The prediction has a mean pLDDT of 77. This is a predicted structure of a 110-nucleotide RNA (THF (Tetrahydrofolate) riboswitch aptamer) from Proteiniclasticum sediminis. Its Rfam family is "THF (Tetrahydrofolate) riboswitch aptamer". A reference for the family is Huang et al. (2011), "Long-range pseudoknot interactions dictate the regulatory response in the tetrahydrofolate riboswitch", Proc Natl Acad Sci U S A.
RNA sequence: GGCAAAGUAGGAAUAUGCGCGUCAAGUGCCAGUCGGACGGGAAGUUGCCGCUGGACGAAAAAUUCCCCCAAAAGGGAGAAUUUACGGUGCCUAUUCCGCAUUCCGUUGCC
Numbered sequence: 001g002g003c004a005a006a007g008u009a010g011g012a013a014u015a016u017g018c019g020c021g022u023c024a025a026g027u028g029c030c031a032g033u034c035g036g037a038c039g040g041g042a043a044g045u046u047g048c049c050g051c052u053g054g055a056c057g058a059a060a061a062a063u064u065c066c067c068c069c070a071a072a073a074g075g076g077a078g079a080a081u082u083u084a085c086g087g088u089g090c091c092u093a094u095u096c097c098g099c100a101u102u103c104c105g106u107u108g109c110c
Stems, first nucleotide, its partner, number of pairs: 001110005010097006017090003020086003029054004034050003040104004045100001060083006067076003
C1' cells in the first nucleotide's frame, strides 16, 4: 500500500415474563432559534433519542361481588376474575439491518 473483518446511536422480526389501555393513554404523522447521546480517538447531521406544540385517531365482551337512587320496573358508580383486542410499554434471549458522514486507529491475510 491492497483486500477482508469487528464494533455506535438506533431499527426490525420472533419468543418468555411483567404491565398499560380498550373511559382516546400509547403507537404512527407534522413542526421547532429546544435539550441530549452517538464504533477505540477527533469532528458531527440530513440519521437517533427526548421535550414542547399541532393535526389525525384504532382497540370490549362475559361473569361475579359491593354501594347509591327508586314504591316498583328500572337506573347509576365502583371492584375482581376470565377471554379477547391494541400498527401498546418495559425486561431478557435469539436472528437480521446499522458511523449511517469525514479523518485517524484495531484485527486477519497478501
The RNAcentral record of the sequence draws on Rfam. Taxonomically the source falls in Proteiniclasticum (Bacteria, Bacillati, Bacillota, Eubacteriales).